[in-house]
RNA sequence: CAACGAAGACCAGCGCCUGGCCCGACGCGCCGCGGCAACGCAGCGCGCUGGGUGACGAGGUGGGAGCGCAUCGAAAGUAUCGGCGGAUCGCUCCCGAGGCUGCAUCAGGGCCUCCGACGCCGGCCACAAAGCCCGCGAGCAAUCGCGGAGGGAAACGGCCGACGAACUGAUGGA
Numbered sequence: 001c002a003a004c005g006a007a008g009a010c011c012a013g014c015g016c017c018u019g020g021c022c023c024g025a026c027g028c029g030c031c032g033c034g035g036c037a038a039c040g041c042a043g044c045g046c047g048c049u050g051g052g053u054g055a056c057g058a059g060g061u062g063g064g065a066g067c068g069c070a071u072c073g074a075a076a077g078u079a080u081c082g083g084c085g086g087a088u089c090g091c092u093c094c095c096g097a098g099g100c101u102g103c104a105u106c107a108g109g110g111c112c113u114c115c116g117a118c119g120c121c122g123g124c125c126a127c128a129a130a131g132c133c134c135g136c137g138a139g140c141a142a143u144c145g146c147g148g149a150g151g152g153a154a155a156c157g158g159c160c161g162a163c164g165a166a167c168u169g170a171u172g173g174a
Stems, first nucleotide, its partner, number of pairs: 014085004019081001020053005026047005032041003056073003062095007096114006103172006118164002121161005133148006
C1' cells in the first nucleotide's frame, strides 16, 4: 500500500423498561341477551403469555476536577405517569488560546469568548416539531410510519434605548 474480515462510531431532549396504562391469544370464574334445547352473541374480573406505549421540538461541547433531580418553551388537561442510564447545562477551582478594559506595546487585575468576545433592564424583530385536520401505508388490535395543508413558542440570538463597569504599573507617542 492492496485485498478480505470483524468490531465500534456516525445518538446527546438522547437511549432503555422489571412498575403502571393499553392491545391480542389461551385458560378459569362471574354475569347479561336470544333460544324449547343444543347453542349463539356481548360484557367484566383473575391468571398466563406475546406485543404496544412510555418527551414534541428549539438551543447547547476549548481541556480537566468536584458538586447539582442540567436550559427553553409547544401540545395535552387521561400517563409528556413512574423508574434506570447517559448527557454538549449551571456553579466553584485549575489550565490553554483569544476579545474588551483611554493611543501603542508589555506585565498584573477585572469582565467575557471558544469563532466569538462586558453586565443588567426595557422595547421591537425572527426562528420549531409534535399534537389537531386530510390522505396513504404496516398491524387482528393497542399503535406505528410516510406525505400534505393550516397555524404557531420561549430561551438563546439580532436591532434599538437607558443604567452600571471601563482599573493598576512600566515604556513610548501625541